Large-subunit ribosomal RNA, domain II from a bacterium, 691 nucleotides, folded computationally. It matches the Rfam family "Bacterial large subunit ribosomal RNA". Rfam links the family to the GO terms ribosome and structural constituent of ribosome. The full RNA is in RNAcentral, with records from ENA.
[in-house]
Context: one part of a larger RNA
RNA sequence: GCCGGCGAGUGAAUCAUAACAGCAGGUUAAGCAAUUUUAAUUGCGCAGCCAAAGUGAAAGCGAGCGUGAAUAGCGCGUUUUUUGUUGUUGUGUUUCGACCCGAAACCAGGUGAGCUUACCAUGGUCAGGAUGAACCUUGAUUAAACUUGAGGGGAGGUCCGCACUGAUGACUGCUGCAAAAGUCUCGGAUGAACUGUGGUAAGGGGUAAUAUGCCAAACGAACCUGGAGAUAGCUGGUUCUCCCCGAAAUAUAUUUAGGUAUAGGGUCAGGUUAAGUUGAUUGAGGGUAGGGCUCUGAUCUGAGUUUCCUGGGCGAAAGCCUUGGACUCUAGUCAAACUUCGAAUAUCAAUUAAUGUUUCCUGGCACUCAGCUUACGGGAGCUAAGUUCCGUAAACAAAAGGAAAACAAUCCAGAUUCACGAAUAAGGUCUCUAAUAAUCGUUUAGUGGGAAAGGAAGUUUUAUUUCUCAGACACCUAGGAGGUCGGCUCAGAAGCAGCCAUCCUUCAAAGAAAGCGUAACAGCUCACUAGCCGCAGAAAUGAUGCGCCGAAGAUCCAACGAGGCUAAAACAUUGAACCGAAUUUUGAGAUUUGGUGCGAUUUAUCGCACUAAGUGGUAGGGGAGCGUUCUGUGUACUUUGAAGCUCGACCGUAAGGAUCGGGUGGAGUGAUCAGAAGUGAGAAUGCUGGC
Repeated sequence: GCCGGCGAGUGAAUCAUAACAGCAGGUUAAGCAAUUUUAAUUGCGCAGCCAAAGUGAAAGCGAGCGUGAAUAGCGCGUUUUUUGUUGUUGUGUUUCGACCCGAAACCAGGUGAGCUUACCAUGGUCAGGAUGAACCUUGAUUAAACUUGAGGGGAGGUCCGCACUGAUGACUGCUGCAAAAGUCUCGGAUGAACUGUGGUAAGGGGUAAUAUGCCAAACGAACCUGGAGAUAGCUGGUUCUCCCCGAAAUAUAUUUAGGUAUAGGGUCAGGUUAAGUUGAUUGAGGGUAGGGCUCUGAUCUGAGUUUCCUGGGCGAAAGCCUUGGACUCUAGUCAAACUUCGAAUAUCAAUUAAUGUUUCCUGGCACUCAGCUUACGGGAGCUAAGUUCCGUAAACAAAAGGAAAACAAUCCAGAUUCACGAAUAAGGUCUCUAAUAAUCGUUUAGUGGGAAAGGAAGUUUUAUUUCUCAGACACCUAGGAGGUCGGCUCAGAAGCAGCCAUCCUUCAAAGAAAGCGUAACAGCUCACUAGCCGCAGAAAUGAUGCGCCGAAGAUCCAACGAGGCUAAAACAUUGAACCGAAUUUUGAGAUUUGGUGCGAUUUAUCGCACUAAGUGGUAGGGGAGCGUUCUGUGUACUUUGAAGCUCGACCGUAAGGAUCGGGUGGAGUGAUCAGAAGUGAGAAUGCUGGC
């Protein structure tokens, strides 16, 4: 890992509620007695419980009571609606292990020092070599000492180094030789040494040259058994089928935030009601979007001021000039916390139409309190985020199908079943791939098939203005002058460093000069003019469609799904055809609810036919069934072959079923109607057996 087996809402009491049954007040409990219908039944047993009256904190009073000074008012009752009670079943509450498995922990009583820590008692072990303390003897020396030589001596948590003991570094090993080893290397090795045996210290404790170390491969509190099924607002799992409806991810509160309570939203039952919902019309209030500047505040152009405030200058003063503010006028702006104004929606009401109980009330049972994306209106943020927080709507959640290559949320569309029927939606129609041919333009960039500011004689359409056979535009030829080197400045400044001015003359025309150039001149062009040409249009400024550049990324193409596409298979226009979904529709069934009709009935109700509207679904509510084991009932099958296993065919909407046949097997088994449950397996890092 697979297969087989086992494996989770149970039992007792309690209260609530629904359905059904008994009685009319209901009912017995323990216990006793009888009886072969013994998982018992029947009778006795009125102790007790509920109801029959309420009210008050209570004494109490009582169809009233309480409050109160009250004969007042108010609260709860009486009177009609009443229903009561006992049991069975279903569902839920509470208390118990309470659907199952799962802690780390806590407490109690015991067991451990054969591992290890420390200590006690008693034993054992330490090759060899080195160093050479005290002290002693003796020589020298000395007055005696001090000092000094030689010899002896053999100290030491002394030195080197085996055994022994430890464990520094590296490598190997890491399903190992080994749940800590091996190899090389290394520390101590007469000592606070190592070691054998016996003993002592015990868990809220011991021991510890303290490392939170060790106390039997596990120690921030050992292990075993018990309390014990501890508790777990947490994780995981929770076993057959079909039918009807179908949520929430919000508010408030919370030692609360992944829990819970109440409300909101679901479902089921009963009841009430022209209630609800949607459309149309009419009316109502509003202060949002927008607009606006009257107010509040901000902002800005020009002008004014008799008066006001304020700074500066002149002046002896009067006063004059001037800066700024404020105010007035004028022109123009801005505002969530401005408004003289002011929508659309929305909200409320009335009338009317459609729908037909969806509304509301009472009661049972829940689930939900992590939401998410898109569009729109906003706050926060960077008008960042697949960000965060609100509001409105939709989708997903709980929704399959078609389109978007693939793609919870986008677009289309809501799957009761079947059909090799039909029509369509979004989206498509060259091939992959179902379906297409035209019309009239654009684009040349593979734009299409990713992107901005900005840039450009790309090209289409269109508008305005100007010039033009009195010759335009472009090329070519010639001129482009004089006063004058304007004045100033400057070393110089002559059209052309800079400042000021920018005239006049000649002329067909020519700037006190638009550019290059020189140290300054010079020189070369331009504006402007004439000629030449005879080719007829040219120039400028806008608008507009489609293109171009701007354009750099990390595994190769990789920014059309691919091939491939250019009078398109691109873009735009026009009208038509087709394809295309579980949509709609046709035909045939199933089923739910309502209606109508018929039939059967013991009222209830059930069956059949027709008809209308339905039948996606998680959490969840409600309904109806299938199957397993045992019991009762009762009767069928069975050695002419039961159950079980297995193969094939058959029936039912499903769980499933019997019957038919074949094989195996070798002794029991099944229908009906009821009852009782150890009642359904794929998941729980499930348990267990096999492989």